[in-house]
Context: one part of a larger RNA
């Protein structure tokens, strides 16, 4: 290389935009580079092959045949592809008119609850557990009213719901930005789809300045439980959690299942448009989206099944026995913490 693979056995990049590159819709001319056909030259000889001889035979050998699958030149073919040209609307995209949403960001306000102060009632407990204990408390706690602040999260709606490329995204308003769909079918005319390398984004943790600091709580302390108890059980309680800049670049980053098209039954609920109905329902039908559930296929089964793991094309991307090892070693990247990149000896 061919071949076989990737939901769970080894294998989908974490996600998306795009640069090379690959691969690309219809219908006509032309062209004849890829293809395809015939012809000429060439393609050394040995060697290897098939055939007939020589040497007793074999090895060895000798003579003819093919055979070198290639190149290059040439005349021809034109269905696929390339090239040029012209044109199309069904792929994509514009544009008009609707419509959805916890898409983002920015600024504004809300009210519960929690802790604190402070004053007011009040008197002895509170809190905690399987039980207790440490803790709090007469300098007056717990509870109870009232003012008064501070952070951080937004009950109820909330769902099998909904947005979003993922990562994620939820109190209410308002600006600003983005984005899906539906619909009209006016506009452009293939302008696409995939996408090495590249560039953004990227949960939590973590790290750097500076704020901030109620609750929660890694270390920690301390009480208990234990043979012990460096834990679960409790009292405390620092980083942290939050903000603004700036790094970090990983996760069971999952649907463990990569992006785009096309094709192939059925049944139910659900969500967001369009039409037709309709007295208001109800129903019918068409598009996007998110389900469950069964068929044909299909799978090693679990299962998947129009949201394919089914039938097929395109393109990336990754796989190759288990252990050493996601380490070593070079490199690149990082303030570090490590992150990408990544073997081999050995062994079984």
């Nucleotide at each position: 290389c061919u071949g076989g693979g990737u939901u769970u056995a080894a294998a989908g990049g974490g996600u998306a935009c795009g640069u090379a590159g690959g691969c690309g819709g219809u219908u006509u001319u032309a062209u004849a580079a890829g293809u395809c056909a015939g012809g000429u030259g060439u393609g050394a000889a040995a060697u290897a092959c098939c055939g007939c001889g020589g040497c007793c035979u074999a090895a060895c050998u000798g003579c003819g045949g093919a055979a070198c699958u290639g190149c290059a030149c040439u005349u021809g073919a034109u269905a696929c592809u390339g090239u040029a040209a012209a044109a199309c609307u069904u792929g994509a995209g514009u544009a008009g008119g609707g419509u959805g949403g916890a898409g983002g960001u920015a600024c504004a306000c809300g009210g519960a609850a929690u802790g604190c102060a402070u004053c007011a009632u009040g008197u002895a407990g509170c809190g905690g557990u399987g039980a207790a204990a440490u803790g709090c408390u007469u300098a007056g706690a717990u509870a109870u009213g009232a003012u008064g602040u501070a952070g951080a999260a937004c009950a109820c709606c909330g769902a099998u719901a909904g947005c979003g490329a993922a990562g994620g995204c939820a109190g209410u308003g308002u600006g600003c930005c983005a984005u899906a769909c539906c619909u009209u079918a006016a506009c452009u005319g293939a302008c696409g789809c995939u996408g090495a390398g590249g560039u953004a984004c990227g949960a939590a943790a973590g790290c750097g300045u500076g704020g901030g600091g109620a609750g929660c709580a890694a270390a920690c302390a301390g009480g208990a439980u234990u043979a012990g108890a460096u834990a679960c059980c409790c009292u405390g309680g620092u980083a942290g959690u939050c903000c603004a800049c700036g790094c970090c670049c990983u996760a069971a980053a999952c649907g463990a299942u990569g992006c785009u098209a096309a094709c192939u039954g059925g049944a139910c609920a659900u969500u967001u448009g369009g039409c037709c109905g309709c007295u208001a329902u109800a129903g019918g039908u068409u598009a996007g989206g998110a389900g469950u559930c069964u068929g044909a296929g299909g799978g090693a089964a679990a299962c998947c099944a129009u949201u394919a793991a089914g039938u097929u094309a395109g393109c990336c991307a990754c796989c190759u026995g288990g252990g050493g090892a996601g380490u070593a070693c070079g490199u690149u990247c990082g303030c570090a913490a490590g992150a990408a990149u990544g073997a081999a000896a050995c062994u079984c």